Context: one part of a larger RNA
Molecule: small-subunit ribosomal RNA, central domain
Organism: Candidatus Martarchaeota archaeon
RNA sequence: UUGGGCUUAAAGCGCUCGUAGCUGGCCAGUACCGUCUUACGUGAAAUAUUGGCGCUCAACGUCAAUGCGUGCGUGAGAUACCUACUGGCUAGGGAGCGGGAGAGGUUAGGAGUACUUAUAGGGGAGGGGUAAAAUCCUGUAAUCCUAUAAGGACUAACGGUGGCGAAGGCGCCUAACCAGAACGCAUCCGACAGUGAGGAGCGAAGGCUAGGAGAACGAAUCGGAUCAGAUACCCGAGUAGCCCUAGCAGUAAAUUAUGCAGACUCUGGUGUUGCAAGCGUCAUGAAUGCUUGCAGUACCGUAGCGUAAGUGUUAAGUCUGCCGCCUGGGGAGUACGGCCGCAAGGUUGAAUUAGCAGAGUAUAUAAAACUUUGCUGCAACAUACUU
Numbered sequence: 001u002u003g004g005g006c007u008u009a010a011a012g013c014g015c016u017c018g019u020a021g022c023u024g025g026c027c028a029g030u031a032c033c034g035u036c037u038u039a040c041g042u043g044a045a046a047u048a049u050u051g052g053c054g055c056u057c058a059a060c061g062u063c064a065a066u067g068c069g070u071g072c073g074u075g076a077g078a079u080a081c082c083u084a085c086u087g088g089c090u091a092g093g094g095a096g097c098g099g100g101a102g103a104g105g106u107u108a109g110g111a112g113u114a115c116u117u118a119u120a121g122g123g124g125a126g127g128g129g130u131a132a133a134a135u136c137c138u139g140u141a142a143u144c145c146u147a148u149a150a151g152g153a154c155u156a157a158c159g160g161u162g163g164c165g166a167a168g169g170c171g172c173c174u175a176a177c178c179a180g181a182a183c184g185c186a187u188c189c190g191a192c193a194g195u196g197a198g199g200a201g202c203g204a205a206g207g208c209u210a211g212g213a214g215a216a217c218g219a220a221u222c223g224g225a226u227c228a229g230a231u232a233c234c235c236g237a238g239u240a241g242c243c244c245u246a247g248c249a250g251u252a253a254a255u256u257a258u259g260c261a262g263a264c265u266c267u268g269g270u271g272u273u274g275c276a277a278g279c280g281u282c283a284u285g286a287a288u289g290c291u292u293g294c295a296g297u298a299c300c301g302u303a304g305c306g307u308a309a310g311u312g313u314u315a316a317g318u319c320u321g322c323c324g325c326c327u328g329g330g331g332a333g334u335a336c337g338g339c340c341g342c343a344a345g346g347u348u349g350a351a352u353u354a355g356c357a358g359a360g361u362a363u364a365u366a367a368a369a370c371u372u373u374g375c376u377g378c379a380a381c382a383u384a385c386u387u
Stems, first nucleotide, its partner, number of pairs: 003327004007309002012323001014202004021195003025089007034081001035078008048066007092192001093189003096185003104178007111155002115151008126137002163170002207248006217241001221237004259322006268300014282285001304311002337348004354376008
């Protein structure tokens, strides 16, 4: 708990869809709920203000008037805004059409080099590996050369602060199917929109379940080195895994550490990608150059903002709508409980922070304080090793 904030100090959910809610374009009319005006009623007393009166004064008490009582109810009225309804509009949004761009997704088929293994031929002593070595492979013929076959994974160059996707992510070729965005046209609908608590879906790597596959790589593990040690870095092997199918899981420095949407900001400049329009060139092409518009993506930078670094029309500037989140450090993203999960675990997510006794400083005695020790709070379980 009003506020102030959320790139880096605490803080933007990993991302999207979407329910309730909240918010919402222009014009006209009707109603008048909210809103505003007014009248009446009600709104206890005490307290308050002003003026009297009573205690010798005052405090105090008391009387009257006023005020307060911020409100509620009823009636009448106003109609700019809000709301409700009716009718209309097209600038938001959606649909449609056109020619282009794209590693967007799913499924199927195909290709390519390399690698490993096998077979055959050649050849005959080393090969590997390292800073140096050794483990290791090799006379049952290795390494190397040639040919053939099989296998699984991967997709060099092109490749680009290039492209696409909501994010995670996506890169050989072809086909089918599915989806999205930009540009242009302005044919249709006519506010149908924005956000989004709950909810649903997607979600790298690693992990789990079942069944396959297993070339390379490679946690664990085993050897060889290094070292004081070396449960590592280096070397030789190598199981899960990585791959495929069907599920589960639901997390990341899931980062632009920057939520989504809209508007504005005459201070812009330089690249680059896509589309469109215009003007050129000659090699007349799915060519190419320049200019402009829109959309994306980068760099520099004005004003502004910012503690600063920086940011800066892709804002962290100026405003609006909606959601999420933060509130000193540790304890702790822990415990307990709930929900989810086969498990691993995920999600939600706190708090206590003390008590008693002894000893020392330390003395004639006592107390406070400080230091220190022990006990209590506090036990249970599992695995490994040792006996």